Annotation:
The prediction has a mean pLDDT of 75. Glycine riboswitch aptamer, 106 nucleotides, folded computationally. It matches the Rfam family "Glycine riboswitch aptamer". Rfam's curators write: This family represents the bacterial glycine riboswitch.
[in-house]
RNA sequence: UUGAUGUAGCUCUGGAGAAUCUCGCGAUCGAGUACCGAAGGUGCAAGGCUGAGCCGUAAAUGCGGCGCAUGCUGAAUCUCUCAGGUAAAAGGACAGGGUGUAUGAC
Repeated sequence: UUGAUGUAGCUCUGGAGAAUCUCGCGAUCGAGUACCGAAGGUGCAAGGCUGAGCCGUAAAUGCGGCGCAUGCUGAAUCUCUCAGGUAAAAGGACAGGGUGUAUGAC
């Protein structure tokens, strides 16, 4: 100097669902019913690991194969609905832009 890949700190933009429910005079408080999934959190399929078993081979405790397991590991916008949420605002997974940063090339 340059463009590529990663990251996700800062910033900008987009961004769904579900009662502006009922009662307590009223509420941001308390109670109740119905509901949503896209902060966060829970659960797990294949696969992998481990274990013992069987088969083949072999000098061998090695190598190859097979299926088994209350074991370990194991993703999501799936699942649960703990948390959170159900007018607007705020929040918001995720996506894109800018900037920063790590690596590379010249």